[in-house]
FMN riboswitch aptamer (RFN element) from a Candidatus Zixiibacteriota bacterium, 123 nucleotides, folded computationally. Rfam family: FMN riboswitch aptamer (RFN element). For this family Rfam cites "Regulation of riboflavin biosynthesis and transport genes in bacteria by transcriptional and translational attenuation" (Vitreschak et al., Nucleic Acids Res, 2002). NCBI's taxonomy places the organism under Bacteria, Pseudomonadati, Candidatus Zixiibacteriota.
C1' cells in the first nucleotide's frame, strides 16, 4: 500500500396566521419550510442507482430468507465537461393513528445505505 476478516463508533429534516366546524399542524384560503446514501468529467429531493417503507411467499407470528414494488425538471446562461452549478419558473413525498398529514403523533432507545476509525493475518 491493497483486499479480506472481526470489532467500535457515527448514521433522515421539516407550519404559521386566518376561514368553516362539536372535532382540522391534516380539509379550504395565504404565506413558509425540508430534503438519507454511494456514483455520475462539476457540488443532484426531481439523471442512474441503493436504502427505508409497502405487497407477496417461506403453514402461522417478531426476527429472518426469497421475489415484486416504490414518488417528482424544464429552460437560460457559464464552462472543455453540468438534467449536479448560476438564474428563472415548476413538482415529489411509505405504512398506522387522528376530521383528509412530506412538517404532529406512533412502529423507532428499532432498522438501515452507507461514513470513519482501530486491530489481526495474507500479498
Nucleotide at each position: 500500500a491493497u483486499a479480506u476478516a472481526u470489532c467500535u463508533u457515527c448514521g433522515g429534516g421539516g407550519c404559521g396566521a386566518g376561514g368553516c366546524g362539536a372535532a382540522a399542524u391534516u380539509c379550504c384560503u395565504c404565506g413558509a419550510c425540508c430534503g438519507g446514501c454511494g456514483g455520475u468529467u462539476a457540488a443532484a429531493g426531481c439523471c442512474c442507482g441503493c436504502g427505508a417503507g409497502c405487497c407477496g411467499g417461506g403453514a402461522g407470528a417478531c426476527a429472518c430468507c426469497c421475489g415484486g414494488u416504490u414518488g417528482a425538471a424544464u429552460c437560460u446562461g457559464u464552462g472543455a465537461a453540468a438534467u449536479c452549478c448560476a438564474g428563472a419558473u415548476g413538482c415529489c413525498g411509505a405504512c398506522g393513528g387522528u376530521a383528509u398529514a412530506g412538517u404532529c403523533c406512533g412502529g423507532a432507545u428499532g432498522g438501515g445505505a452507507g461514513a470513519a476509525g482501530a486491530u489481526c493475518a495474507g500479498u